[in-house]
RNA sequence: GGGCAGGCUAGACCGGGAGGUUAGUCGUCUCCUGUAACCAUAAAACGACUUCACGAUGGGGCCGAAGCCUGAGGAGAGGUCUGUCCAAGGCUUGUCGGUCUUGGUUUGGACGAUGACAUCCUGUCCUUAGGGAUUGGUCUUGCUGGGAAUCGGGUCAGGCUGGGAACAGAGCAGCCCUAACCAAUUUGAUCGGUGCUCUAGGGGUAGCGGGGUCGAGGAGAAGCCAAGGUCAAACCAGCAGGUUUUGGGCAGGCCCAUCCUCUGGCGUGCCUGCCU
Numbered sequence: 001g002g003g004c005a006g007g008c009u010a011g012a013c014c015g016g017g018a019g020g021u022u023a024g025u026c027g028u029c030u031c032c033u034g035u036a037a038c039c040a041u042a043a044a045a046c047g048a049c050u051u052c053a054c055g056a057u058g059g060g061g062c063c064g065a066a067g068c069c070u071g072a073g074g075a076g077a078g079g080u081c082u083g084u085c086c087a088a089g090g091c092u093u094g095u096c097g098g099u100c101u102u103g104g105u106u107u108g109g110a111c112g113a114u115g116a117c118a119u120c121c122u123g124u125c126c127u128u129a130g131g132g133a134u135u136g137g138u139c140u141u142g143c144u145g146g147g148a149a150u151c152g153g154g155u156c157a158g159g160c161u162g163g164g165a166a167c168a169g170a171g172c173a174g175c176c177c178u179a180a181c182c183a184a185u186u187u188g189a190u191c192g193g194u195g196c197u198c199u200a201g202g203g204g205u206a207g208c209g210g211g212g213u214c215g216a217g218g219a220g221a222a223g224c225c226a227a228g229g230u231c232a233a234a235c236c237a238g239c240a241g242g243u244u245u246u247g248g249g250c251a252g253g254c255c256c257a258u259c260c261u262c263u264g265g266c267g268u269g270c271c272u273g274c275c276u
Stems, first nucleotide, its partner, number of pairs: 001276008011063001013061002015033005023050005038059004067266003071262005076256001078255018097236003100228008111217001118213007125203008133194007142185001144183003152177004160169003
């Protein structure tokens, strides 16, 4: 000096990247991608820091002189940007057609000999004239009942006044009567109202209903064709264009987890035993 074995320590490892944030770095947040492989606490008007910034505080595991770092190239998951193509959706522009009417045609068949379609009459509805029913207001007649503290009447106990007395006078309460008035009912007149009704005339008939004629089809609907209308708006469908969003394919640029190769840098220490 070299090798083997054991022990120790410095130390390494226990993830990395992108986005976001920030003057900037790291963390807490989101996403992607790895390992055999950590834990606790706090942290977005936030926590630690300043280009040697690649977290703070506290604890743990494992390896151990093992390794760590930088640069270049390649493979490659993922992200992002650009271009292009495709698909779908939204918005929008233009154009054409449809919507409506009539006719034809096809389909279909609610209903139909307990009578379809068609046609005629009519009720329900409105109005005019007249009547009824019912109900209300006003005036009026009669009857009944009530009805005057005082300013009505009669009779007026008691009491009052006059008188010697007989008696006379005024008169409260009570009782009787009636006026105005009130209530009920009633006669007549007049003016109205009506979820009512009759008669006659006129009008109307969408809907609902009734009847007559006819005698076997047939309403609504849908498709197509033709003509007309609309072509202001709206809606629907087709075509064309623009814009935008999402997804996918391809190409390229950039970032880059992870892996491989290479260059360079730092480190490769201490103790003990044995062999050479």